[in-house]
C1' cells in the first nucleotide's frame, strides 16, 4: 500500500442481508416493596446523535461515498 471483519446504553450483545411499531435484551446503576438488617427475590425509573462526516429517500442503525479506530490476511 491492497483486501476482509468489527464499531449500537456504563459492560456484553440483538436488530443490518430484505429501509418503515417509540432502537431493544441481559448484567450493572438509582428508587421502591419485602426483610430485625444485609443479601436474594419482585416492581419501577433513568441511561443511546447506532465510531465520525456527508449523500440518497416521504422515511436510514440498516443503502451509497469518505474518514477514524481495533483485529485478521496479502504484498
Nucleotide at each position: 500500500g491492497g483486501g476482509c471483519u468489527u464499531g449500537u446504553a456504563g459492560c456484553u450483545c440483538a436488530a443490518c442481508c430484505u429501509g418503515g411499531c417509540u432502537a431493544g435484551a441481559g448484567c450493572g446503576a438509582u428508587g421502591g416493596c419485602c426483610u430485625c438488617u444485609u443479601a436474594a427475590g419482585c416492581c419501577a425509573u433513568a441511561g443511546g446523535u447506532u465510531g465520525c462526516g456527508g449523500g440518497u429517500u416521504c422515511a436510514a442503525a440498516u443503502c451509497c461515498c469518505g474518514u477514524c479506530a481495533a483485529g485478521c490476511c496479502c504484498g
RNAcentral holds the sequence, with entries from ENA. The RNA shown here (transfer RNA) has 75 nucleotides and comes from a Candidatus Woesearchaeota archaeon. It matches the Rfam family "tRNA". The family's RNA type in Rfam is transfer RNA. The source organism's lineage runs through Archaea, Nanobdellati and Candidatus Woesearchaeota. Model confidence (mean pLDDT): 80 of 100.